[in-house]
Molecule: SAM riboswitch aptamer (S box leader)
Organism: Planococcus sp. ISL-110
RNA sequence: UUCUUAUCAAGAGAAACCGAGGGACAGGCCCUGAGACGUUUCGGCAGCAGAUUUGUUUAACCGCAAAAACUGUGCCAACUCCUGCAAAUGCCGUUAUCGCAUUUGGAAGAUGAGAA
Numbered sequence: 001u002u003c004u005u006a007u008c009a010a011g012a013g014a015a016a017c018c019g020a021g022g023g024a025c026a027g028g029c030c031c032u033g034a035g036a037c038g039u040u041u042c043g044g045c046a047g048c049a050g051a052u053u054u055g056u057u058u059a060a061c062c063g064c065a066a067a068a069a070c071u072g073u074g075c076c077a078a079c080u081c082c083u084g085c086a087a088a089u090g091c092c093g094u095u096a097u098c099g100c101a102u103u104u105g106g107a108a109g110a111u112g113a114g115a116a
Stems, first nucleotide, its partner, number of pairs: 001116008013042005021031003025084004043076003047073004052067005080108001085105007093098001
């Protein structure tokens, strides 16, 4: 980097440095010189995988529930900030493939695990 798969409405920020953009992309909307983004330090969260402990069940494992944050990762503005494609329903306009709203599914993205 690519593929497969699971999840994505919860949770969790201070300081120092830097100095103008940032929120993946496009549109919108927002954050930002009262210093964002980024980097470092410290702190925190508990999602995924593993290990541990406790309870439950069992012959034992598995499973289920909980704890703790030990290991590998991840995360700490806004639902993945919202929408993007399709369908269903509702509403306005005479009707509609157009517009708006809601819902469902998908795409894209992010993270984990596995594989190449």